The RNA shown here (glmS glucosamine-6-phosphate activated ribozyme aptamer) has 159 nucleotides and comes from Culicoidibacter larvae. Lineage of the source: Bacteria > Bacillati > Culicoidibacteria > Culicoidibacterales > Culicoidibacter. The sequence is in RNAcentral, with records from Rfam. Its mean pLDDT, the model's own confidence on a scale to 100, is 78. Its Rfam family is "glmS glucosamine-6-phosphate activated ribozyme aptamer". By type it is a riboswitch. About the family: This entry contains a glucosamine-6-phosphate activated ribozyme that is found in the mRNA for GlmS. GlmS is an enzyme that uses fructose-6-phosphate and glutamine to generate glucosamine-6-phosphate. The ribozyme catalyses self cleavage of the glmS mRNA that is thought to regulate GlmS activity.

RNA sequence: AUUAUUUUUAAAGCGCCAGGACUCGGCAGAAUUGUUGAGUUGACGAGGAGUUGGGAUUAUCGAAAGAUUCGGCGGAUGUCCCAAAACGUGCCUGCACACGAACAGCAGUGACAAAGUCGCUAAGUGAUUAGCGGAACAAAACAUUGUUGAAAUUGUAGA
Numbered sequence: 001a002u003u004a005u006u007u008u009u010a011a012a013g014c015g016c017c018a019g020g021a022c023u024c025g026g027c028a029g030a031a032u033u034g035u036u037g038a039g040u041u042g043a044c045g046a047g048g049a050g051u052u053g054g055g056a057u058u059a060u061c062g063a064a065a066g067a068u069u070c071g072g073c074g075g076a077u078g079u080c081c082c083a084a085a086a087c088g089u090g091c092c093u094g095c096a097c098a099c100g101a102a103c104a105g106c107a108g109u110g111a112c113a114a115a116g117u118c119g120c121u122a123a124g125u126g127a128u129u130a131g132c133g134g135a136a137c138a139a140a141a142c143a144u145u146g147u148u149g150a151a152a153u154u155g156u157a158g159a
Base pairs, nucleotide, nucleotide: 014074015073016072017071019070020041021040022039023038024037025036026035027034028033044062045061046060051084052083053082054081055080056079057078087100088099089098090097092158093157094156095155096154103149104148105147106146107145108144109143110142117134118133119132120131121130122129123128
């Protein structure tokens, strides 16, 4: 460097499918249909992790649809609680001690999406799937303005 095999990882609004729904084929039936085999579908994005360990919990936000985005399983960066280290605050520094959760609440203003829809293309007998393009449309987190409110506020050594 090449080849072969095995294992692990990848994704985190993410994965999976024993139900349901749907498709195609076989068989049965006059037919609705039944049964069997193989398949399809089964959440659209926005946002989200200070570190480690443990626990609890149907883990935030809106969009579409109005027949299934139903139902179920697993996972998960959410939230809450506990412990530890680190960090911040207690008017300079170290140590000790205490407090805190990355400040919080309310109001106004502002910005941002994808699916869907429309057009085109590709794969499949089909259910359906994938891609490209056009015009749009959120909320929360967030930004900004205003306003309200909060802890410990100690000891010791030193400057």